[in-house]
Model confidence (mean pLDDT): 82 of 100. Predicted 3D model of a 1754-nucleotide part of an RNA (large-subunit ribosomal RNA, half A) from a Caldifarciminota bacterium. RNAcentral holds the full RNA, with entries from ENA. Rfam family: Bacterial large subunit ribosomal RNA. Its family is annotated with structural constituent of ribosome and ribosome in the Gene Ontology. Lineage of the source: Bacteria > Pseudomonadati > Caldifarciminota.

Context: one part of a larger RNA
RNA sequence: AGCGCAUGGUGGAUGCCUUGGCAGUUGGAGGCGAUGAAGGGCGUGGUAAGCUGCGAUAAGCGUCGGACAGGUGCACACAACCUUUGACCCGGCGAUACCCGAAUGGGGCAACCCGUGCGGAGUCAUGUCCGCACAUUCCGGGAUGAAUCCAUAGUUCCGGAAGGCGAACCCGGUGAAGUGAAACAUCUCAGUAACCGGAGGAAGAGAUAGAAAACUCCAUUCCCUGAGUAGUGGCGAGCGAAAGGGGAGAAGCCUAAACCGAUUCCGGUGUCAAGCCGACAGGCGUUGCCGGAACGGUGUUGCGGGACCGGCCUCGCUGACUGUCGUGAGGCGAGGGAGUCAAAAAGGCCGUCUGUUAGCCGAAGUCUUCUGGAAAGAAGUACCAUAGAGGGUGAUAGUCCCUUAGGCGAAAGCGGGCGGUCCUCCCGGCCGAGUUCCCAAGUACCGCGGGACACGAGAAACCCUGCGGGAAUCCGGGAAGACCACUUCCUAAGGCUAAACACUACCAACUGACCGAUAGUGAACCAGUACCGUGAGGGAACGGUGAAAAGAACCCCUGGCGGGGAGUGAAAUAGAACCUGAAACCAUGUGCUUACAAUCAGUGGGAGCAGCUGCUGUUCUUUCCGCAAGGUUUGGGCAGCGCUGUGACCGCGUGCCUUUUGCAUAAUGACCCGGCGAGUGAAUGUGUGCGGCAAGGCUAAGGCUCUUUGAGCCGUAACCGUAGCGAAAGCGAGUCCGAACAGGGCGAUUCAGUCGUACGCAUUCGACCCGAAACCCGUGUGAUCUACCCAUGGCCAGGUUGAACUUGAGGUAACACUCAAGGGAGGACCGAACCGGUGACCCUUGCAAUAGUCUCGGAUGAGCUGUGGGUUGGAGUGAAAGGCUAAUCAAACUGGGUGAUAGCUGGUUCUCCCCGAAAUGCCUUUAGGGGCAGUCUGUGGCGUUCAGUUGCGGAGGUAGAGCACUGGAUGGGCGCUUCCUCACAAUGUGAGGGAAAACCCGACCAAACUCCGAAUGCCGCAACUCUAGAGCCAUGGAAAGAGGCUCUGAGCUCUAAGGUCCAGGGCCGAGAGGGGAAUAACCCAGACCACCGGCUAAGGCCCCCAAGUGUAUGCUAAGUGGAAAAAGAGGUGAGGUCACUCAGACAGCUGGGAUGUUGGCUUAGAAGCAGCAAUCAUUUAAAGAGUGCGUAACAGCUCACCAGUCGAGUGGUCUUGCGCUGAAAAUUCACCGGGGCUCAAGCAUGCCGCCGAAGCCGUGGGCUUCCGCCGCAAGGCGGGAGCGGUAGGGGAGCGUUCUGUUGUAGGCAGAAGGCGUGCCGUGAGACACGCUGGACGAACCAGAAGUGAUUAUGCCGGGACGAGUAGCGUUAAAACAGGUGAAAAACCUGUUCGCCGAAAACCCAAGGUUUCCUGGGGAAGGUUAAUCCGCCCAGGGUUAGUCGGUUCCUAAGCCGAGGCCGAAAGGCGUAGGCGAUGGGAAUCCGGUCAACAUUCCGGAACCACCUUGGCGUCGUUACGAGCUAAGGGGGGACGCAGAAGGAAUGGCCCGGCCCCGUGUUGGAUCGGGGUCUAAGCUGUCGGGAUGGGGCGCAGGCAAAUCCGCGCCCGUAAUUCCCGGCGGCGAUGGGGACCUUGCCGCGAGGCAAGGGAACCGGGCCGGCCCUGCUGCCGAGAAAAGCCCCUAUGUCAGACGUCAGGGUGACCGUACCGUAAACCGACACUGGUGGGUGAGGAGAGUAUCCAAAGGCGCUC
Repeated sequence: AGCGCAUGGUGGAUGCCUUGGCAGUUGGAGGCGAUGAAGGGCGUGGUAAGCUGCGAUAAGCGUCGGACAGGUGCACACAACCUUUGACCCGGCGAUACCCGAAUGGGGCAACCCGUGCGGAGUCAUGUCCGCACAUUCCGGGAUGAAUCCAUAGUUCCGGAAGGCGAACCCGGUGAAGUGAAACAUCUCAGUAACCGGAGGAAGAGAUAGAAAACUCCAUUCCCUGAGUAGUGGCGAGCGAAAGGGGAGAAGCCUAAACCGAUUCCGGUGUCAAGCCGACAGGCGUUGCCGGAACGGUGUUGCGGGACCGGCCUCGCUGACUGUCGUGAGGCGAGGGAGUCAAAAAGGCCGUCUGUUAGCCGAAGUCUUCUGGAAAGAAGUACCAUAGAGGGUGAUAGUCCCUUAGGCGAAAGCGGGCGGUCCUCCCGGCCGAGUUCCCAAGUACCGCGGGACACGAGAAACCCUGCGGGAAUCCGGGAAGACCACUUCCUAAGGCUAAACACUACCAACUGACCGAUAGUGAACCAGUACCGUGAGGGAACGGUGAAAAGAACCCCUGGCGGGGAGUGAAAUAGAACCUGAAACCAUGUGCUUACAAUCAGUGGGAGCAGCUGCUGUUCUUUCCGCAAGGUUUGGGCAGCGCUGUGACCGCGUGCCUUUUGCAUAAUGACCCGGCGAGUGAAUGUGUGCGGCAAGGCUAAGGCUCUUUGAGCCGUAACCGUAGCGAAAGCGAGUCCGAACAGGGCGAUUCAGUCGUACGCAUUCGACCCGAAACCCGUGUGAUCUACCCAUGGCCAGGUUGAACUUGAGGUAACACUCAAGGGAGGACCGAACCGGUGACCCUUGCAAUAGUCUCGGAUGAGCUGUGGGUUGGAGUGAAAGGCUAAUCAAACUGGGUGAUAGCUGGUUCUCCCCGAAAUGCCUUUAGGGGCAGUCUGUGGCGUUCAGUUGCGGAGGUAGAGCACUGGAUGGGCGCUUCCUCACAAUGUGAGGGAAAACCCGACCAAACUCCGAAUGCCGCAACUCUAGAGCCAUGGAAAGAGGCUCUGAGCUCUAAGGUCCAGGGCCGAGAGGGGAAUAACCCAGACCACCGGCUAAGGCCCCCAAGUGUAUGCUAAGUGGAAAAAGAGGUGAGGUCACUCAGACAGCUGGGAUGUUGGCUUAGAAGCAGCAAUCAUUUAAAGAGUGCGUAACAGCUCACCAGUCGAGUGGUCUUGCGCUGAAAAUUCACCGGGGCUCAAGCAUGCCGCCGAAGCCGUGGGCUUCCGCCGCAAGGCGGGAGCGGUAGGGGAGCGUUCUGUUGUAGGCAGAAGGCGUGCCGUGAGACACGCUGGACGAACCAGAAGUGAUUAUGCCGGGACGAGUAGCGUUAAAACAGGUGAAAAACCUGUUCGCCGAAAACCCAAGGUUUCCUGGGGAAGGUUAAUCCGCCCAGGGUUAGUCGGUUCCUAAGCCGAGGCCGAAAGGCGUAGGCGAUGGGAAUCCGGUCAACAUUCCGGAACCACCUUGGCGUCGUUACGAGCUAAGGGGGGACGCAGAAGGAAUGGCCCGGCCCCGUGUUGGAUCGGGGUCUAAGCUGUCGGGAUGGGGCGCAGGCAAAUCCGCGCCCGUAAUUCCCGGCGGCGAUGGGGACCUUGCCGCGAGGCAAGGGAACCGGGCCGGCCCUGCUGCCGAGAAAAGCCCCUAUGUCAGACGUCAGGGUGACCGUACCGUAAACCGACACUGGUGGGUGAGGAGAGUAUCCAAAGGCGCUC
C1' cells in the first nucleotide's frame, strides 16, 4: 500500500413530521384619501438591539358590551407593580395621533429650513414659546372694477368639488417586433405586448332608419349549436362569420319640433302703432304688439305619429268674467293610481324580521386488568349519539380537553327584507276631416383618402370619418351585399335604462387521487432581507433536543475551547454543532496479501494462511444413568468435509457514453458521492382494443331533485348514419352527358352505425428537455467614468532669449538707415510641480481587470484643475480614432414581448420475450433537411400464388471474335492523276524519279465498327421440390434516404491512392466465436442457457502453445525463409541446343609476337597506342598500319595470333527451380509473434495421423411458434421447427408516489427509514431474520401519475486530488535588555541602528460615519503568532452672536401662477422663485479634559438689534420733524502679462545678552530659549483714490434736495481707504530652568511654588498692490452699504455719549496622498486647496539632514 471485517469521525441523503405554500368552492366586500390616504422616517418599555403594537396621552387613554382569575406581547431573568371596587383578554363607539408623503403657507438634497396674520404665555423691549388660519385649479354665488362711456378682462370674498394610492376585470387614445410563410415584400404574429386617459362594482351595449324572405321575428348581453360551414386569402401560410335553432336573463322610457302661455329677460315699435272684434261705422288696445332667448304646458311614433279644427264622455262643494240665462275657467275635497336602481325626485320616522361585527349552552367511562417512562394500545365490561367532522392530551380517545350535531345571544355600529306613516308625482280619454303645420343639418347623400366590418379594393354593399360638394319633411327618407326596377322591412342625424356576462388585491368558512424543506411562493427561519449595482434593477441560503428543560449542581484536566466523572431522563451515539443519520471522504483496530516485479484492475482456476459453525472421526475433560460394557451431557484439542475472508501463481482479457463507414483510440463528455433533472395537457382528426345501444346512436348549454366541489333525472337544439348522381336547377335506385329508349361514367342490387373509454399516431398551441450568438421592439435608468459646452474659483520652482516701441548719438533736404541704452513680446527656449504616455525591461492565477523601473513629450497656453450645471441611445458628444457615453459601444444599460427562433449540437432514467432495417430511385433555393416509392414491423384477408431444379418456348447484340460496313492503320503489288528531269518522232510519246486515289495480297486496331456471336442474366409455360419469419392485397406504426471494405465487370485518374463514380456478389454496419502475433471488412463459422462429454472447419502439430522433433523424394546456404524493381553476376540444381576435343581441346607453364614503316596527314613532337582519313603489302608456324599499360616523343611491358608441354573433356547459347547484388533514417534489437531453426522447426511434391470454434453431435433446462389430441376456458400432453442483433415495430411484466378497498391486516411485546445476512425469481425485483431506529402503516383487486438517471462543458450541496505545494503585496533594517503573560521576533518601556523630510511632516475641503477616548476580551477578521489592533463587548466623548452653513444676494442652470403648443403622457416659457464654486456685520491670546475647543475657563475686544438716561438739533395740528421702496442714482464691480520701488512685518542666517550642561574655577566649547493678539485712542511714516460751494435744466418711464448736463465762484483743497511703527492693552500671560510634595514595582504621572534675558545686522518671501506700466482676445450679476424722493404714517424724532438687555437653528469627535475616501482586500494605483525651516545649489531639481513621522503584520 491492496482486499475484507469491526468501530468511529465528517457529511446531511433517506424516512417520519409541518408552523408555510399551491389550486379551488361557497358567501361577503368591491375601495381608501384634504376629517390628510397608501407607504414611510423618527420616537415610545424599569433594564430594550430586533420584530410586533402604539404616537410626546406613545406595548397605550375613555366608554359601552362580552368574558374571566389571573396578568405586565414575541421573550427568559431580575426589579417594581395591576387585579372579584373585575385586571389581562375579545368586540362596538370614541380620544390622542410627532415628521415626511397628493403634501396643500414659502422653500427644499423626503422625513429638514424659513415664515405671515390673528389670539395667547413670557420679557421694560427685541429675541423666545403655544394654538388657529394661510396652496392651486375648476364650478356656483357676491362685491369691486382698467385700457374704454356702458361693459368686459382683472382683483377680491363666500360656498362646494378635484388632486394621490390601489390586484385583476372594463371602455377609449397611440401602437411594435422576434416569429410563421421552411427565403421575403402583401399577409401572419396582432389591434397582441407596451405606454397613456377614464370609470364602476361591474364596465360597455341596449328599445330597430334591425334581421329576413315564412302563413316571418321583435331591445341589449351571455352560453350551446349552426361551423372550421359560407366566405376571405402572394386563393400561399393562414384568417374565419352571420341568420336560424336551444338556453340564461328579461323592462321599458324621456326629450327636440309643430301649437299654447296675463311666466321671466332682451331688442324693436311709440297713441294716427301693430293687432283684435266687426259688413261698415266705430270700438278696444302700454298689464299692448312684433322678434329673440329661457321657462312652463302639450307631444314622442311607422297598421306613420303629432299639432291645428270639430264632436262625445266621473262625483260633491265653491265659483271668476257677465245685465240675465247659460257656459261654467279656477279652487277645495272625495275617489283612484304610482314612486326613489331607468322612465320626476330628496328621503325622514316608526314597527317588525333578519344578517354581521364579541360570545353562550351543549350527551356519554378518565371503569377493571396487562405491557409500558407515559395508555388513547391489548383483553374485558359499560354508556352517548340530530354529536363516530377536526385538533390536542407523555403511543392509536365517540364518552379527558377544545370542539362538533342541535340550540341560544348584542349596550353600540353596519347591511338587508317587509309593513305602516309622513313625503313626492299623476288624474283625462276616445272618434273624425284636411294637397294647413311639425317630425333632430354642414346632417343624410355624393366624390377623394383612410379605417373598421371574418371580407387584403375586390362585383364590395353596410358602419366610422380627414378633405371637398351638399338635400328633403311623409307625395319625405334609409335598408334588403355593386347597380336598376318591383316588392318587402324600417323611420337616422337627441338621451336614459336593472338582470343574465368579466375579475378578486381583501374578509370568513370549507375542500384537495396538490407540495412536504434542492419540493411548495423568490421567501415555512425577522425575505424582497443579506448581498451586488451610480441607478433603473437584480436577488439568495438557513425547519426538527425532549412528553416535560428535568438544558447537566458538584469534582477533575485545560489560558480557553474541549473533554472525563457525577447527576437528569424511557433513551444522552436525544447534550443544545442536539430525531433518523445513507454515500463520497478521513481515521483506528484487526485477518490475509505485497520489497526481481508490468498494467482496463476483472473473470476462470488456485496452493497457502486465518476464521466460522454444521457434520463425521478421534482424543482429553465433565454431568447423569448403568455393576460394567456402554449410553447421555459440558468444555477443549486434532484431522477431514462444508462455508467465509484473503490470494502466491497460471489462462483469457485494450473502460463507459456519444457520434460515426469505422473508436481502446491520441475524437466528444464525465474529479467523486448524494439529491433534483427531459414525450405532458387541451381541442380536433384518424386507427385499434373494450363496452352500451343499434337502422339508428347520442346529447350540448341549461334545468330539477337529493345525502350538494357529487350523483340521479330531465333537456333531441344540433351532429353522425340510413342514397345516390349532377357544375347546378333538379331527379332519385337511379342519375349525368346526350336528339336518343344508343353508349358510357358514377352508384344500387352485396346495407352498420353511433356514443363512451383506453392506447398508437397526426394537427394547432412553448409541445421531449436544456442551449444561442444575434437581430428586433417598446418603456424606462444612466454624463459621480468619459466627450463637448456653460457658470464660478484655483494652479504653473527656477533659468534663458531679447520683438514692437521709446530715448540718446550718428546720419538724411526730409525720410530711410546705423550704434548705444531702455524695454520686456512670444500657441518662444531649457527644466521641476502639474498634465501626458516614446522605447525597453518587468508583470501577465499581477502590487494593479493597464501597475512598476529607467528613459521620454508639453510645461503662459488651442494649458492644467476644483465645485456646480447642460446635452443620450439611431440619440448625444467627437481638433475624427468609429473614438467616448459608469472596467460595456459599427448603436449603452435595465426590464418586457419571451418558454423569440435554432432543417444545429448535446442529453433523454426499470426488466424480459418475438421480428428486424436503411444509408437506394425520382423531385426538392435541394444536397448533414424533407415528400413519394423501395426496404422493417403489428393486424386482417388470400392460400403456394414466392423461390429452386429440370424440361420446353422466347427476346437480346455483351465477352469473344471478325474486318463484310464505318473509321483507323501497315508491308508489298498495281498505278487513275499530277510534278520534276532526260530523250524523242513533240497539244504528244517513252524512260527515270517524287507524291499518290482506287483496287489486289499479307498481317492488324475500335466504348460511340459488326458478316458473326456465347456463358450468365431476363420473360413465359409445365412438372417436381419447398409450409418458408416464403409471396400478394388492405390497413396502423416506423426508422432510413452520411455508408464502408473486399472480389468480379466498366468509367475517371497516372490501368496512382486506405482515391472517386456505377453494375453484380459477400461481409462490416447491426455479428459474438476460431484462424490471420495483435488487427470492423480477409479465411472458417452465424452465439437461447448450462456441462471438467464427443467430431470437425479455417489454421496448425520443436518450446512459448493444444496437436508429428511424422514419413518419402528433391531443392536452398542466402537465416533466403522472415519486405521490393529495372538492371547485373563463371551462386547453384534441372533440361535442351550449338561448337571444340586423344589428328590432343579448355586452363596453366615455356617460347615467338616480325618487315615496308617513325605508313599518310596533322603536329614543337605524333614512332601501333593525342587526333583525322585510310587500314594495304611482305616474311611467316604465327604476328593488328595494332587489345591495354607506359614515354615529352621514342623506348619498355603486354594482348590478339602461333608453336611446344600437359592428357580428357572444354566452351558458347537457350529454357527453367532455388538463391546473390541492387537494398540508406531518424530513442536498442524492431520486415520470423518470441525463443530459436540449416538432409530444417525453410521451400516443393506426395502420404498417414492428430490438435483445433459459441460450427455439428450428446445430456439437461428455458422461451417462441406450427401441427395433432384433450379441455367450457385458462391451459395440459405429444411431435416438428425456431430463439446474434443497432435504428425501429410488436408483446408481457417489475418497482415508486397518491386514491378507493381503508376508521383495513399489522404495529411501543417496536412501523417507516438505515446497516447486514440468508433465500426465491430469466429479470426488473420479492420475502424472511438480526442490529439500529422510535411512530406509523402494507397486501389483494382496481384507479391516477410531478413514476425509475452514470453521462446534457447539466443544477444544488458535500467531499477529495493538486498540496502542506505556490504565496504571505515595493529589499526603509534591525539588535539587545526589561515588563506583562499559559505562551512574546511582532504588545509596552528603554538604549542603539536604519528610512522620509515640497514628505512617508502639519492644517483644511470632499468623502467616510464613531473608525475618537477609557476599561475589558481573543472565537472570527489581521495573509504568521498575538497578551496587540481601525477587530469584539461595555461605558464615555463633539459646548460658538464673532469659524463654516442657514436666517441675505445673485451666476450657469432648474422649477414655473396665468400663457403658447402638443393623440394622451407632456414640451416651452412670462411674472415669480430656487440655485455657490462668487458678493455680504463682528475675536484674540493664554490655560484646561483620557477624549473638544477662535466653541469651555481667565483676561482683553468687537458687531447687529432692543431699551434707559444725559447732551445737541429739528418738530408739535400742519407751511408737518422723522420714519417708510419691490422706485431713481452711486457704490459693490472684476482681464492678461511684465517690471520697479517702499518700509523693515514673517521666516532664516550671523552676532550680542541670559539660563542650563560638559570641562574647569579661568576662559573657551556645545545644547536650549529669547515672545505677547484684535479692537480702540493718539502720534507718526508711506501709498492709493477723490475737490468744495452756488445757480439753471426739456434727461434718469412718476417725484427728487440725489445722479446727469450747462454756467459761475474760489482755495491746492476736502474727504475716504490700505499698510507699517511707537505708547496703552500688559505690575498680566508665556518662558528654559530650579525646588518641594504625593502616587506608581517600573517606565512615568499629578500638584504646588519660584523664575533670567526678552537686543542689533543681513537675505528672501509676503504686504503696500482692486496700485503702476504695457498689450489685445477688451475682461459676471444681484444684495448688503450710502444718497434721493414718491406714497403712507405720525407727535415726538434723529444724531451722539454713557449704561442695561438680546443674539435663534445646523456642523464641530476621528481619518483625510490614506489601513478609516474611490479602487471586491489593512491593494506599490487615484484624490482639490494652504504651510512647507537648514547646508550645498539658479531652484519646490538633486544629495545630506531639523521639527515631526516611520522601519511598511510573517